[in-house]
């Protein structure tokens, strides 16, 4: 100097004028109006993909089916989140990714190609020692082609085919034997564990696939702020039909249990305004401890609550010239969109000293 990796942070600022919403105080003509004070959209508010708080069913249990998760440990209210670690793969590296339990519990599937995708078999091939054939020879033998037979080491096909490399051995080969690796088993060491190391032993064999069905382990009521609560108003607690205690109904399905005594469907008529829920929270900040996520006690802080939906308009100035984009019960995550700026740590390359 260049190229990268990881983490954090900002999100236009300042001033003036008019305007909007909540809260506190004061005054008034107390429905309301006026004045003063202070407050008023995000890092994703988005998606509605997860987990909860809260409300109701409701006094609410057990099982089956079903669904979710899937290496180990920690954290949390909880999770499939987050942190740390193990293993596998990618990267020169800093780092990144992982739908990471079980294939002798069982059932499926592995197209095409290829001899063959399984108690195997031979397309091109190698051998032909032993038995046979031919030539030669008195015979022994020698030579030749290969039949019987032996082989799966070489080549081919394929994503993948009777473990890999090397040496010996053989007629030619083959774990046939040996060394190392791999695999199984035993013992031992380190680690909470996932897992890793060491020693010994055995020539030891068809593989893959479970984001196929399945098995194993763990977890799981439902519906949702349009939840729900209170006050007010109003009528025709009307008519018809079905079931009816051996019954009906009770917030996912089925069964048992438990509870209540009526339940459901259609037609027709009347009323529908207001308040609460609604923002003090598993809240935020500092911090012991902890590799980290997290976080005890103590102290401090209060940070939007609209209701057809509040922060808008104008002027001046600075600058990084502003992208994606607006709360609707709340919180913890994940995912997606995104202009530009700043900070910290780490890696690689080139050159110079």
């Nucleotide at each position: 100097g260049a190229a990268g990796c990881u983490g954090g942070u900002c999100a236009g600022g300042c001033a003036g004028u008019c305007g909007c919403c909540g809260c506190g105080c004061a005054u008034u003509u107390u429905a309301a109006a006026u004045g003063c004070g202070g407050g008023g959209a995000g890092g994703a508010a988005a998606g509605u993909c997860c987990g909860g708080g809260c409300u109701c069913c409701a006094c609410a249990g057990a099982g089956c089916a079903g669904a979710a998760u899937g290496c180990c440990g920690g954290u949390u209210a909880a999770u499939g989140g987050c942190c740390g670690g193990a293993c596998a793969c990618c990267g020169c590296g800093a780092g990144g990714u992982g739908a990471u339990g079980a294939a002798c519990a069982g059932u499926g599937c592995c197209a095409c190609a290829g001899a063959a995708a399984a108690c195997a078999u031979a397309c091109c091939g190698c051998c032909g020692a032993u038995g046979g054939c031919u030539g030669u020879g008195a015979a022994a033998g020698c030579a030749g082609a290969u039949c019987a037979g032996g082989c799966a080491a070489g080549g081919g096909c394929g994503a993948a085919c009777c473990g890999g490399u090397g040496c010996g051995g053989u007629a030619a080969g083959a774990g046939c034997g040996c060394a190392c690796c791999g695999c199984g088993c035993g013992c031992u060491c380190g680690g909470c564990a996932a897992c890793g190391g060491g020693c010994g032993u055995g020539g030891c064999a068809g593989g893959g696939u479970a984001a196929a069905c399945u098995c194993c382990a763990u977890u799981c009521g439902g519906a949702g702020c349009a939840a729900g609560a209170u006050c007010a108003a109003a009528u025709a607690g009307g008519c018809u039909g079905a079931c009816c205690a051996u019954g009906a109904c009770g917030u996912g399905g089925c069964u048992c249990g438990c509870g209540u005594c009526g339940u459901c469907a259609g037609c027709g008529g009347g009323u529908a305004g207001a308040u609460c829920g609604c923002u003090u929270g598993a809240g935020c900040g500092u911090c012991a401890g902890g590799u980290a996520a997290c976080g005890a006690a103590a102290c401090g802080c209060c940070u939007a609550g609209a209701g057809g939906a509040a922060u808008g308009a104008c002027u001046g100035u600075c600058c990084a010239c502003g992208a994606c984009a607006g709360a609707a019960c709340c919180c913890g995550g994940c995912u997606u969109a995104u202009c530009g700026g700043c900070c910290a740590g780490c890696u690689u390359c080139a050159c110079c000293c």

Background: Predicted 3D model of a 353-nucleotide RNA (Bacterial RNase P class A) from a Pseudomonadota bacterium. The source organism's lineage runs through Bacteria, Pseudomonadati and Pseudomonadota. The model forms 96% of the base pairs in the Rfam consensus. It matches the Rfam family "Bacterial RNase P class A". It is annotated as a ribozyme. The prediction has a mean pLDDT of 78.